[in-house]
RNA sequence: AGAGUUUGAUCAUGGCUCAGAUUGAACGCUGGCGGCAGGCCUAACACAUGCAAGUCGAGCGAGAAAGCACUUCGGUGUGAGUAGAGCGGCGGACGGGUGAGUAACGCGUAGGAAUUUGCCCAGUAGUGGGGGACAACAUGUGGAAACGCAUGCUAAUACCGCAUACGCCCUAUGGGGGAUCUUCGGACCUUUGCGCUAUUGGAGAAGCCUGCGUCGGAUUAGCUAGUUGGUGGGGUAAAGGCCCACCAAGGCGACGAUCCGUAGCUGGUCUGAGAGGAUGAUCAGCCACACUGGGACUGAGACACGGCCCAGACUCCUACGGGAGGCAGCAGUGGGGAAUAUUGGACAAUGGGGGCAACCCUGAUCCAGCAAUGCCGCGUGUGUGAAGAAGGCAUUAGGGUUGUAAAGCACUUUCAGUAGCGAAGAUGAUGACGGUAGCGAGAGAAGAAGCCCCGGCUAACUCCGUGCCAGCAGCCGCGGUAAUACGGAGGGGGCUAGCGUUGUUCGGAAUUACUGGGCGUAAAGGGCGUGUAGGCGGCUUUGCCAGUCAGGCGUGAAAGCCCCGGGCUUAACCUGGGAAUUGCGUUUGAUACUGAUCGGCGAGAGUUCGGAAGAGGGUAGUGGAAUUCCCAGUGUAGAGGUGAAAUUCGUAGAUAUUGGGAAGAACACCGGUGGCGAAGGCGGCCACCUGGUCCGGUACUGACGCUGAGGUGCGAAAGCGUGGGGAGCAAACAGGAUUAGAUACCCUGGUAGUCCACGCCGUAAACGAUGAGUGCUAGUUGUCGGGCAGCAUGCUGUUCGGUGACGCAGCUAACGCGUUAAGCACUCCGCCUGGGGAGUACGGCCGCAAGGCUAAAACUCAAAGGAAUUGACGGGGGCCCGCACAAGCGGUGGAGCAUGUGGUUUAAUUCGAAGCAACGCGAAGAACCUUACCAGCCCUUGACAUGGGCGUCGCGGAUUUGGGAGACCAGAUCCUUCAGUUCGGCUGGACGCUACACAGGUGCUGCAUGGCUGUCGUCAGCUCGUGUCGUGAGAUGUUGGGUUAAGUCCCGCAACGAGCGCAACCCUCGCCCUUAGUUGCCAUCAUUUAGUUGUGGGCACUCUAAGGGAACUGCCGGUGACAAGCCGGAGGAAGGCGGGGAUGACGUCAAGUCCUCAUGGCCCUUACGGGCUGGGCUACACACGUGCUACAAUGGCGGUGACAAUGGGCAGCGAAGGUGCAAGCCUGAGCGAAUCCCUAAAAGCCGUCUCAGUUCGGAUUGUACUCUGCAACUCGAGUGCAUGAAGGUGGAAUCGCUAGUAAUCGCAGAUCAGCAUGCUGCGGUGAAUACGUUCCCGGGCCUUGUACACACCGCCCGUCACACCAUGGGAGUUGGUUUUACCCGAAGCCGGUGAGCUAACCGCAAGGAGGCGGCCGACCACGGUAAGGUCAGCGACUGGGGUGAAGUCGUAACAAGGUAACC
Repeated sequence: AGAGUUUGAUCAUGGCUCAGAUUGAACGCUGGCGGCAGGCCUAACACAUGCAAGUCGAGCGAGAAAGCACUUCGGUGUGAGUAGAGCGGCGGACGGGUGAGUAACGCGUAGGAAUUUGCCCAGUAGUGGGGGACAACAUGUGGAAACGCAUGCUAAUACCGCAUACGCCCUAUGGGGGAUCUUCGGACCUUUGCGCUAUUGGAGAAGCCUGCGUCGGAUUAGCUAGUUGGUGGGGUAAAGGCCCACCAAGGCGACGAUCCGUAGCUGGUCUGAGAGGAUGAUCAGCCACACUGGGACUGAGACACGGCCCAGACUCCUACGGGAGGCAGCAGUGGGGAAUAUUGGACAAUGGGGGCAACCCUGAUCCAGCAAUGCCGCGUGUGUGAAGAAGGCAUUAGGGUUGUAAAGCACUUUCAGUAGCGAAGAUGAUGACGGUAGCGAGAGAAGAAGCCCCGGCUAACUCCGUGCCAGCAGCCGCGGUAAUACGGAGGGGGCUAGCGUUGUUCGGAAUUACUGGGCGUAAAGGGCGUGUAGGCGGCUUUGCCAGUCAGGCGUGAAAGCCCCGGGCUUAACCUGGGAAUUGCGUUUGAUACUGAUCGGCGAGAGUUCGGAAGAGGGUAGUGGAAUUCCCAGUGUAGAGGUGAAAUUCGUAGAUAUUGGGAAGAACACCGGUGGCGAAGGCGGCCACCUGGUCCGGUACUGACGCUGAGGUGCGAAAGCGUGGGGAGCAAACAGGAUUAGAUACCCUGGUAGUCCACGCCGUAAACGAUGAGUGCUAGUUGUCGGGCAGCAUGCUGUUCGGUGACGCAGCUAACGCGUUAAGCACUCCGCCUGGGGAGUACGGCCGCAAGGCUAAAACUCAAAGGAAUUGACGGGGGCCCGCACAAGCGGUGGAGCAUGUGGUUUAAUUCGAAGCAACGCGAAGAACCUUACCAGCCCUUGACAUGGGCGUCGCGGAUUUGGGAGACCAGAUCCUUCAGUUCGGCUGGACGCUACACAGGUGCUGCAUGGCUGUCGUCAGCUCGUGUCGUGAGAUGUUGGGUUAAGUCCCGCAACGAGCGCAACCCUCGCCCUUAGUUGCCAUCAUUUAGUUGUGGGCACUCUAAGGGAACUGCCGGUGACAAGCCGGAGGAAGGCGGGGAUGACGUCAAGUCCUCAUGGCCCUUACGGGCUGGGCUACACACGUGCUACAAUGGCGGUGACAAUGGGCAGCGAAGGUGCAAGCCUGAGCGAAUCCCUAAAAGCCGUCUCAGUUCGGAUUGUACUCUGCAACUCGAGUGCAUGAAGGUGGAAUCGCUAGUAAUCGCAGAUCAGCAUGCUGCGGUGAAUACGUUCCCGGGCCUUGUACACACCGCCCGUCACACCAUGGGAGUUGGUUUUACCCGAAGCCGGUGAGCUAACCGCAAGGAGGCGGCCGACCACGGUAAGGUCAGCGACUGGGGUGAAGUCGUAACAAGGUAACC
């Protein structure tokens, strides 16, 4: 410090996710030791049991028992003035627990004045003398108990007067209050000790008040009656509405009152670079609470955790009459929960209470126990050791890896364990911890390693298993037969007594942006004005010093963090000092800036005067054109409307046309990125009323300004209310069309509405998708309104204000913006924070309604979205090409047959090929074979290859016997007797037998592959290097203007070059020449024949086959840009690529082929291998493709007999001759072929037939034959005779062809024993047409749009149906909380009170004062009644929403998405 994830790729926006740290944790696997720390986060749920607050005999009285000793057995002594209890004092307000409540002066911080304070410290003064009771106790008595009751006795540092009065307190001038100790000797006088009283001061503690700070919600906006203040009282330790009476009507609130929700606050802790964010366990400070609620008492202190009273709930005891209790103290139990410990030891230390003290008490505390809960430390050995062992894994079979790892050898003993010694903590005594820490001794490598991960992020890879299954997953995503992603294994990586997972918080996240973000198009500028509060504000002067800045002082507890030291062997931990604590207060100073103050200025703003433009607004009037309607005339059959039609109108006279009239609405031309207005918006003309703006000038005011939360006004269209109006247009509606449907688009009608008046509504893609204001920052050009200057009088220059285009700098993700900013700055306002759910629900406000404004959540997804790029696509555009269309010729589709395919059938009908680019295709030839299929019968190292052992020397061929369907099995006879040799059965070779490695597979996967092939397409394209442009994907080049068959060439150009393609080079045909003439040829010569190259001879010609030439827009004219080129012409065998072939760029289709071959993986191994016989691939209701033959006269039949080329031939072609009607047969010359043979070419020509199912057509069938072959039954071809089917030119549709082509005619070849309508070639005869590129199909280039990128066979919307999920409404119902009114009113304090009771004081007495009780009153907890507010749970039914696999219906959107889309 970043990374992954939206895309084909890119940039930016934006969310989600990860890597880090953290933890009072929990869970899974594992687990050796020690130190230090922490350990109910949940039920402030309920609690059994024990302990947690007592102590003092130096305040007081009273006072046992057991035991022991003695005994006269009655008792006595001792225990002992002890235990226990009581009166009294002090302490139980500390310590310990918890965080329910509390949004508060509760806490934090800084201050303040009207207070109190037991014990403690310092000072001063004092401390005398009396009195009356009550417990304990005794007796009696009630009760189950708890606990009492009555009578009687008694002490005090308990209680009550009095004295002293200097001082003190209270009162209010009357007075009232205020003390012992003792050892019983005394002291008190003088001092001293412990106290006490009063008082002064201190320390520490507590109460009260104030400034500032302290969570979320405005879908909580108004709250408040003791409320706010005053006067006078009461009350308190103390100020105060704290309380009361009276008076006034205030107080709080947008700087957030009130209400609701949540929460103890802080020092700190975690995180972070910091600013911040989150948090408030342990430790420390404060607060609050103690079963729930209320209350007071005592006291220095409480409204009191282990006190009291009352009410309530709960639990327990009970004799049913009554009683008892409160672990949020320490342990512990149940419960809850994912989850949190021992009913331990000790007061030794520290501290606390009481006491003079000894001492007692102390679950505070110190220790121990439990659990890896965390942090820290240590160990589980060290060295050596290559035969790189064995084993494992993997393997390309060599080797590699585990791995110096192990073993082995040599050492060491930390920790644990054993036995011994043994602390500090303790200032004199006292040690729970603890026989602990530690020390030395001895034994032995001995007792001690796991967890997670290995696709990317993210360090670490292979094999096997599995086969979208099982599973994984933090995000992206893996898994459908070769998974580094699942599971196992080997190996590797990380951490380590732990490791992972889950949860939490911060970080990364600049993803709430103070530091430090944005708003034209990504989310985001309010529809527009006006203006309140608020914020901000021109130049200058005076003095002030609030802000601001600097210094000092106080405070900011300790602990913690940080720094420097110290102590435990180290560390964690502990400890000393420092720094820091960014804050607050106070004080001194500074005065630039801001502020407030006193003056001034004229640059902002405004007033005034003179001009100017304008669809600015309002009211009233007025004009013409058009439309419709009405009346009348002319006139006749149609009009209207559409893609085409129809509905509709019209013979009752339409449309058309002429004249007249009526009505309403809108204002052509001018008219313009012209004008005006804040926006919405505004358009004939005239008048009146009225707002704003601009220009020029003078004087004046003197910052009067800008923005603007709320508020308020305006605000298109549609809509609503009332009343008018209604020509045209026109939702709804009706009809006609279109269509599969058509509730649409088109047509004919047509009502609200559109218009006016008044009143509502308040929204729009209300857009420049761009808030307002001010200043600054190059220009060029157009236009509107004004001013100035100059002259050529319509121009130029200049200036102010508006409105456009282009453009520099700059900005921007890019597009783009660019003085009219989206630039550079400042001020103020509004708004945004992933997509969906949703601008929805609920609540509130507004509205007559429609609806508007404000505005969530659950749930769900990993994206949604912007700009630009490359493609692809478009029922977008432009240019161009192709037998693409058109123009022609001939076909297919109909018939019969052939052939292939589908389907069906079958034991099998082997397999593959599937739009073009499968279907006379693989197959250039299935009777057996082929053959892969089926049935049956056989073989198992095998039909074939390599290697070992043993045996035999061959092998092979011919004939033959038996069995068998055959393979094969069992024999017999004959022929033939391997090579080398070192002469050794030595080597090779062959055969047989045998065992194992293996062979074999046309079994699967063409979606694991190689190779080969098809296709777009012989289309003109596809790329690269360098440079340049762009943040980038990419672009440029390759685009543009011409031209070409061509990215062919030329010109231009930030490109310059290059490569693969094009073309050319190659083959062939067409002309000529040269060379060479046999088997070819024969013009001339000789010879010969009936005739013929027959012979001689020749190579001229034809031809053959080798080499050359020739064609290049070279020449001329025109055109073009002086180019490339194009058009025409000449010459030429051939003319603009002369015809044909070979040649197929980068790539596309997971195209085809594992059955040509090769090959990974998988599968079979007496079978999925091998052999054989027979069958099948040839089936047949049917459908399709490709062909053949026809339907006839351009023909059939008969006759005639001329002309060709390519090819092939020895297990061959086969002449001539003979024979058969023919297929053929017999014989066999010649020829391994320019020599011989196949070989006859056929269309042609002549004659005949005369339009018919025929003298067309030949299917089918019968019969007789021929040939090949081991064999023609399934299932060959051919021949003769006989038979003579469909078919009369073929629906929708569709194919080929542009010249030696189509059409037509025959010939040859491969395969092959035989079999050709197929295929591959060859030649003969030989046309028609092309205006042209609108349309169909395919393609190329440029451009445009895109929501497509698996790329339009794309993407995608809504209803319906089904399942699940969360949510709104909902008659109601249940509960919480709260308000108001009223009722009741415990305990208690306070107030009142004539009668009850009453020791101290007064009084001679009677009685009084005072007190207690009772009663009454006010207040008040719980409870009750009624009416609301609010929140939550459930709820028949119901609304929409989300998600889900291949459901249904349509096709709304994305291209002009087929009616442009959207608000």

About this RNA:
This is a predicted structure of a 1463-nucleotide RNA (small-subunit ribosomal RNA) from an uncultured prokaryote. Rfam family: Bacterial small subunit ribosomal RNA. The sequence is in RNAcentral, with records from ENA.